The prediction has a mean pLDDT of 85. This is a predicted structure of a 113-nucleotide RNA (SAM riboswitch aptamer (S box leader)) from Alkalicoccobacillus porphyridii. The sequence is in RNAcentral, with records from Rfam.

[in-house]
RNA sequence: CUCUUAUCGAGAGUGGCGGAGGGACUGGCCCUUUGAUGCCCGGCAACCACGGAACAUUAAUUUGUUCUGCAGGUGCUAAAUCCAGCAGAGUGAUUCACUCUGGCAGAUGAGAG
Numbered sequence: 001c002u003c004u005u006a007u008c009g010a011g012a013g014u015g016g017c018g019g020a021g022g023g024a025c026u027g028g029c030c031c032u033u034u035g036a037u038g039c040c041c042g043g044c045a046a047c048c049a050c051g052g053a054a055c056a057u058u059a060a061u062u063u064g065u066u067c068u069g070c071a072g073g074u075g076c077u078a079a080a081u082c083c084a085g086c087a088g089a090g091u092g093a094u095u096c097a098c099u100c101u102g103g104c105a106g107a108u109g110a111g112a113g
Base pairs, nucleotide, nucleotide: 001113002112003111004110005109006108007107008106013041015040016039017038021031022030023029025085026084027083028082042077043076044075047073048072050069051068052067053066054065055064056063081105086102087101088100089099090098091097092096
C1' cells in the first nucleotide's frame, strides 16, 4: 500500500510545554491568541492479548457463542465520522425544504497478501 471483516449518536482535563493554524478531501458550517495543530502528563473505552463462568461442539485439554475480570498491545480524548457529497423512498411545497434507507469516502481494531 491492497484485500477481508467488525465497529463508528456513549465516554474522556479549569494540567504542563509551545506559539498559528485546525476539523482527511470538496462545499458548508464550526473551533482557535479567552492559545489551535502538535508533544508530555492525566483521563476514557475495551478491538486484540491474558484470566474466570455457562452453554454448545470435538477424538481432544479442540473449537465456537454469550457473560465477566484485568489493563499488557493498539486506539480515542469539540461538535453524530460536525453536516452534506452518489442512489432510492416519503412528507410539505412552484425550481425548494425536511425526514428515512442504502451506498461511496474516511477512521480504528483484528486477520491476510